A computed fold for a 476-nucleotide part of an RNA from Pseudonocardia thailandensis, annotated as small-subunit ribosomal RNA, 3' major domain. The organism belongs to Pseudonocardia, within Bacteria. The prediction has a mean pLDDT of 84. Rfam family: Bacterial small subunit ribosomal RNA. Its family is annotated with ribosome and structural constituent of ribosome in the Gene Ontology.
Context: one part of a larger RNA
RNA sequence: UGACGGGGGCCCGCACAAGCGGCGGAGCAUGUGGAUUAAUUCGAUGCAACGCGAAGAACCUUACCUGGGUUUGACAUGCACCAGACAUCCCUAGAGAUAGGGCUUCCCUUGUGGUUGGUGUGCAGGUGGUGCAUGGUUGUCGUCAGCUCGUGUCGUGAGAUGUUGGGUUAAGUCCCGCAACGAGCGCAACCCUUGUUCCAUGUUGCCAGCGCGUAGUGGCGGGGACUCAUGGGAGACUGCCGGGGUCAACUCGGAGGAAGGUGGGGAUGACGUCAAAUCAUCAUGCCCCUUAUGUCCAGGGCUUCACACAUGCUACAAUGGCCAGUACAGAGGGCUGCGAGACCGUGAGGUGGAGCGAAUCUCUUAAAGCUGGUCUCAGUUCGGAUUGGGGUCUGCAACUCGACCCCAUGAAGUUGGAGUCGCUAGUAAUCGCAGAUCAGCAACGCUGCGGUGAAUACGUUCCCGGGCCUUGUACA
Repeated sequence: UGACGGGGGCCCGCACAAGCGGCGGAGCAUGUGGAUUAAUUCGAUGCAACGCGAAGAACCUUACCUGGGUUUGACAUGCACCAGACAUCCCUAGAGAUAGGGCUUCCCUUGUGGUUGGUGUGCAGGUGGUGCAUGGUUGUCGUCAGCUCGUGUCGUGAGAUGUUGGGUUAAGUCCCGCAACGAGCGCAACCCUUGUUCCAUGUUGCCAGCGCGUAGUGGCGGGGACUCAUGGGAGACUGCCGGGGUCAACUCGGAGGAAGGUGGGGAUGACGUCAAAUCAUCAUGCCCCUUAUGUCCAGGGCUUCACACAUGCUACAAUGGCCAGUACAGAGGGCUGCGAGACCGUGAGGUGGAGCGAAUCUCUUAAAGCUGGUCUCAGUUCGGAUUGGGGUCUGCAACUCGACCCCAUGAAGUUGGAGUCGCUAGUAAUCGCAGAUCAGCAACGCUGCGGUGAAUACGUUCCCGGGCCUUGUACA
């Protein structure tokens, strides 16, 4: 100087407390461990691995296994020599890769040409190893308020000072003081979005007023008022008033205001820590393989299952289930695409194809909600697992191993032990909608979007994590 302490002081955080809802019990889904297996490819392992890489494992993917092939190679490029097109299509053998045969067949600048194939040789190739050789990227402490430097001063020196102290703040934020005076990286602000308003512009958006028209609809003429969209401004700064405070920083209350003291949300992650993660995104040193650890193909596996854990979904019902009627979003996607009206089917879906590269058409009926009816506390009109049968769709192909529909079946489950998690406001809870990936889909996941919309916080003694000062130390 640090680190540590079941030392002290001060302070903060959904850290506790106060509340609301979960998990832990059940069934299923997904991931992991373990076991199994020819293979169940590999990685991730306290917080910070376990709905993680994977924003899509039937083939492909695919890296794994079995079997069948191949060796200048599936891919790149150079040189030497040889040949003539290569490809498509057809036939035969085969699981296919591949092998054999057939039809057809080059271009021009005429050359040591282009292009294709063969032989040979330099070489290719490796998701093989090492993340403890590395770059790059990422997680974490932590959006915590810290981490340092120059000059000066002090100390023999390591170092100290500044950065400590008194206040204050979300903040090393600011004020005051001070052997310090300044500065840098962080904080804040500048950026995006949302909340108010003004101006400009009105099509595909809107429709107050004036007309026309329809079974109905901004459907039409028209209009720019309104909503909305796009662009540009204004607005919030403790600016104003009062109390407190060191005539300070600041804090408390108030006015005005759409918004008030960082208005809400996002992006943004200092010096560093964990030899943290990744050689399987990529790049790369070294090592290893080179008739195989490369490469092609078919089939299988990654989907197994006594069990254990993690994360979710659905429930156990009456604030509910079922039936009928009826209302209101936002944000996205669409041409190998979205697909309307109409018709067929109980349904998944099918026929058909208007319109739309979309503020125009479409996905698209939002659901919870509201109104009426029924059920009356039961393993039930709760719950839907499982299983049987029949279908639909995608796709060469749904056996291993897809999703969905209909009929039948109708399991566990009556609120869950010890324990444990999330959340402070448009939040929790609850309700649907969309998108990426994608032929299809194991999505109940993820990322967004809106609808309805709470309770509680006395307080900081205690648990956890963190910051500053100080003290002790057989630690470095």